RNA sequence: ACGUUAUCAAGAAAGGUGGAGGGAAUAGACCCUUUGAAACCUUAGCAACCCUCUGUCAUACGGAGAAGGUGCUAAAUUCUAUUCGCCGGCGCGAAAUAGAUAACAC
Numbered sequence: 001a002c003g004u005u006a007u008c009a010a011g012a013a014a015g016g017u018g019g020a021g022g023g024a025a026u027a028g029a030c031c032c033u034u035u036g037a038a039a040c041c042u043u044a045g046c047a048a049c050c051c052u053c054u055g056u057c058a059u060a061c062g063g064a065g066a067a068g069g070u071g072c073u074a075a076a077u078u079c080u081a082u083u084c085g086c087c088g089g090c091g092c093g094a095a096a097u098a099g100a101u102a103a104c105a106c
Base pairs, nucleotide, nucleotide: 003104004103005102006101007100008099013043014042015041016040017039021032022031023030026081027080028079029078044073045072046071049069050068051065052064053063054062055061077098082095083094084093085092086091
C1' cells in the first nucleotide's frame, strides 16, 4: 500500500517564519486569501478513537477524567456528480462511491 470495524451537520486560535496560493483528486459551483495562501515552528485550545478510573455477570452498554499516543481548531468531508424514494418544480431524504481520522490487522 491493500484490508476490517467505528465515526464524520457538534466543538476548538493566537503568535513567529514565510510570500501566493488554498479548500484531497477530476469536472462544475461556491468560498477563503497580500487586512498575508500553502508549508514549518511555538504556545494555547477542542474532542474523547486509543487510554485511566468506575457501575455491571459482561469484552456489550452507561458514568467520570484528560497524564500519555493520535487527530483536529472557516464553511456538513464547503456543495454537487452514481443509485433509490418523495416533489409540479426549486429541492428534500436515504444509500453507494471516493476521502479523512482512529483502533486493529499487516

The RNA shown here (SAM riboswitch aptamer (S box leader)) has 106 nucleotides. It was read from a public genome assembly, where an Rfam model found it. The coordinates come from a structure-prediction model, not an experiment, and the mean pLDDT is 83.